[in-house]
The prediction has a mean pLDDT of 81. Small-subunit ribosomal RNA, 5' domain from Wickerhamiella sorbophila, 565 nucleotides, folded computationally. The full RNA is in RNAcentral, with records from Rfam. Its Rfam family is "Eukaryotic small subunit ribosomal RNA". Clan: SSU clan. For this family Rfam cites "Crystal structure of the ribosome at 5.5 A resolution" (Yusupov et al., Science, 2001). Gene Ontology terms of the family: ribosome and structural constituent of ribosome.
Context: one part of a larger RNA
RNA sequence: UAUGCUUGUCUCAAAGAUUAAGCCAUGCAUGUCUAAGUAUAAGCAAUCUAUACAGUGAAACUGCGAAUGGCUCAUUAAAUCAGUUAUCGUUUAUUUGAUAGUGCAUUACUACAUGGAUAACCGUGGUAAUUCUAGAGCUAAUACAUGCGUAAAAUCCCGUCUGGGAUGUAUUUAUUAGAUAAAAAACCAAUGUCUUCGGACUUUUUGGUGAUUCAUGAUAACUUCUCGAAGCGCAUUGCCUUUGUGCUGGCGCUGGUUCAUUCAAAUUUCUGCCCUAUCAACUGUCGAUGGUAGGAUAGAGGCCUACCAUGGUAUCAACGGGUAACGGGGAAUUAGGGUUCGAUUCCGGAGAGGGAGCCUGAGAAACGGCUACCACAUCCAAGGAAGGCAGCAGGCGCGCAAAUUACCCAAUCCUGACACGGGGAGGUAGUGACAAUAAAUAACGAUACAGGGCCUUUGGUCUUGUAAUUGGAAUGAGAACAAUUUAAACCACUUAUCGAGGAACAAUUGGAGGGCAAGUCUGGUGCCAGCAGCCGCGGUAAUUCCAGCUCCAAUAGCGUAUAUU
Numbered sequence: 001u002a003u004g005c006u007u008g009u010c011u012c013a014a015a016g017a018u019u020a021a022g023c024c025a026u027g028c029a030u031g032u033c034u035a036a037g038u039a040u041a042a043g044c045a046a047u048c049u050a051u052a053c054a055g056u057g058a059a060a061c062u063g064c065g066a067a068u069g070g071c072u073c074a075u076u077a078a079a080u081c082a083g084u085u086a087u088c089g090u091u092u093a094u095u096u097g098a099u100a101g102u103g104c105a106u107u108a109c110u111a112c113a114u115g116g117a118u119a120a121c122c123g124u125g126g127u128a129a130u131u132c133u134a135g136a137g138c139u140a141a142u143a144c145a146u147g148c149g150u151a152a153a154a155u156c157c158c159g160u161c162u163g164g165g166a167u168g169u170a171u172u173u174a175u176u177a178g179a180u181a182a183a184a185a186a187c188c189a190a191u192g193u194c195u196u197c198g199g200a201c202u203u204u205u206u207g208g209u210g211a212u213u214c215a216u217g218a219u220a221a222c223u224u225c226u227c228g229a230a231g232c233g234c235a236u237u238g239c240c241u242u243u244g245u246g247c248u249g250g251c252g253c254u255g256g257u258u259c260a261u262u263c264a265a266a267u268u269u270c271u272g273c274c275c276u277a278u279c280a281a282c283u284g285u286c287g288a289u290g291g292u293a294g295g296a297u298a299g300a301g302g303c304c305u306a307c308c309a310u311g312g313u314a315u316c317a318a319c320g321g322g323u324a325a326c327g328g329g330g331a332a333u334u335a336g337g338g339u340u341c342g343a344u345u346c347c348g349g350a351g352a353g354g355g356a357g358c359c360u361g362a363g364a365a366a367c368g369g370c371u372a373c374c375a376c377a378u379c380c381a382a383g384g385a386a387g388g389c390a391g392c393a394g395g396c397g398c399g400c401a402a403a404u405u406a407c408c409c410a411a412u413c414c415u416g417a418c419a420c421g422g423g424g425a426g427g428u429a430g431u432g433a434c435a436a437u438a439a440a441u442a443a444c445g446a447u448a449c450a451g452g453g454c455c456u457u458u459g460g461u462c463u464u465g466u467a468a469u470u471g472g473a474a475u476g477a478g479a480a481c482a483a484u485u486u487a488a489a490c491c492a493c494u495u496a497u498c499g500a501g502g503a504a505c506a507a508u509u510g511g512a513g514g515g516c517a518a519g520u521c522u523g524g525u526g527c528c529a530g531c532a533g534c535c536g537c538g539g540u541a542a543u544u545c546c547a548g549c550u551c552c553a554a555u556a557g558c559g560u561a562u563a564u565u
Base pairs, nucleotide, nucleotide: 001561002560003559004558005557009438011436015431016398022396023395024394026393027392028391031064032063037061038060043056044055062417071351072350073349081272082271083270086267087266090265091264096260097259098258110230114145115144121137124134125133126132154167155166156165157164158163168227170223172221173220174219175218176217177216192201193200194199207214229254231253232252233251234250238247239246240244274322275321276320281313282312283311288310289309290308291307292306293305294304295303326348327347328346330341331340332339333338353374354373356371357370358369376387378385379384404429406428407427408426412425413423414422415421444471445470446469447467448466449465450464451463452462453461454460455459478498479497480495482494508554509553510552511551512550513535514534519549521548522547523546524545530537531536
């Protein structure tokens, strides 16, 4: 693990891995809205501050999620994985903290606000058919585009010395700064400041690492010129110079560049793996090993290309083959050493019928996304169209071998524009002798009888058993008002009321020659039927078969088969 017989209670609980990573009808498993992106629904509601709107709000656009979760173990043997390193070799939506006064290229210009669409909607339609869509008519934006305005100073370059030009951030390239182990003095030449004319020179800025061409700064150019808010909601404050729809201003939300952070990811160092030599050589101009350069990549790298070199691995078992092989944490057994197992709830990997390719995106080589091919297979009006349960249920098949087409988002968490929605993640019931926990099926007398101990011995007292004798007490199994439990229930825990005398509320499964606890009892059979793990039993007195009785073992469980220690 399966199976046979049996099964009262409580708790707990594995469960289509093994065989077919075989095939699937049907239903569901991923959607989402706040004061705060977009509402003229010919939707609802009407009640009042509302003649632009204002409440609620289907649909639709926009944004985000859908790369998590769940399932399975087919592949896979230095691969995965484990421990340990590295990123000075990279990307990172989100979270959190910082962060942007510099925009013109133009004479006369929108900055109190620019442009053109499109869906929903309305109407006309097509097809047998789909989450198919065409044509006409409108209308939005934080969708898609376009595009202004703000100081002073400083630095650099040019210069005809009145001045003129450039300088935000990002991108690409080049150049440059990014220092510093340690004293003293003399000489030559040029030269600056202060000089009491002898002399003196005091002051120079530089972060981090074990380590950099690091961080950071500067200069010259470069660019299909990135970003620098034409956004939304609540409150409404202060100042008068001119009471002007004048200036000024709070708290959020959304967006945004760069840096860090977080969540990660991707590569990476060292060491470690089962059987096999009836596998001894393997690799290599079709990249094998290394170099140089380039390309590609987020990035290192033969990852790819070009040109060179001829290397690299192996009895310390390379290469090949097998595996009823995903790896580990772990499990069983064990005095110690070991041996066997690990599909399975945690971590990592891989995969979605088989291969391959790709879009979107911060993230996928995604499959509850797309495109082909192969294999299956569905609907059809035969023209076409649609598909992927190794998600949850459920069906067929396969088999020794495995549950309900149930209820719920109440808990735990995840996700979304979100306190509100969704979630077969998950929880709750159902099935369930996979395992595991606690422990009912009786307890106590009296009487009679049989023993035993002590003594005061016709008996007393204490005690042990046997009884088709007898007595009242005590309980839950079960039934059940109720409350509790719970999302709602169930169960359990509480609990009124019923609920025990043998015929019940009745315990089984295997055995009784030995191993091995327990019969030389009775009937049947007669080397037959059968038993028996092994030795053996059975041929007419069977301690072993078939039965009855009695007894033994474990006990709500026990037997059998198989694997393993």